Source information: Predicted 3D model of a 102-nucleotide RNA (SAM riboswitch aptamer (S box leader)) from a soil metagenome. The model forms 97% of the base pairs in the Rfam consensus. Its Rfam family is "SAM riboswitch aptamer (S box leader)". Rfam describes the family as follows. The SAM riboswitch is found upstream of a number of genes which code for proteins involved in methionine or cysteine biosynthesis in Gram-positive bacteria. The sequence is in RNAcentral, with records from MGnify. The prediction has a mean pLDDT of 83.
RNA sequence: UUUCAUCCAGAGAGACUGAGGGAACGGCCCGUUGACGUCUCGGCAACCGGCGGAGACCCGCGCAGGUGCCACAUCCGGCCUGGGAGACCAGGAAAGAUGAGA
Numbered sequence: 001u002u003u004c005a006u007c008c009a010g011a012g013a014g015a016c017u018g019a020g021g022g023a024a025c026g027g028c029c030c031g032u033u034g035a036c037g038u039c040u041c042g043g044c045a046a047c048c049g050g051c052g053g054a055g056a057c058c059c060g061c062g063c064a065g066g067u068g069c070c071a072c073a074u075c076c077g078g079c080c081u082g083g084g085a086g087a088c089c090a091g092g093a094a095a096g097a098u099g100a101g102a
Stems, first nucleotide, its partner, number of pairs: 001102007012041005020030003025077003042070003047066002049063001050061004074095001079092005
C1' cells in the first nucleotide's frame, strides 16, 4: 500500500508527571477535585493461535501463546440516497481503529 472481517456489548485502581485531551475540521464533551501520557498491578474481549465438537467457513472452552482494548456508539456530524414543512429520522459511503492475510 492492498484484501477481508469487526466497530450501539464489555472492562480501573495505584504511582509519576503537569496542560492539554477525545486522529484532523465543526459540534459536544473530558480536564489543576489533575485529564492526556508513562509505569505497575488488575480486568474485558475473543481477531489469530491452541483444545474439543460439527461438517461447511459454524459452535463451545480463556487456555493466557501473539495482538487488541478498559469516558462518551469509531462521542456525534460532514458526502450520497430515501423520508419529512422543518427540527430531524433511516440506510449507505468516505475517513479512521483493530486483527488476519498478501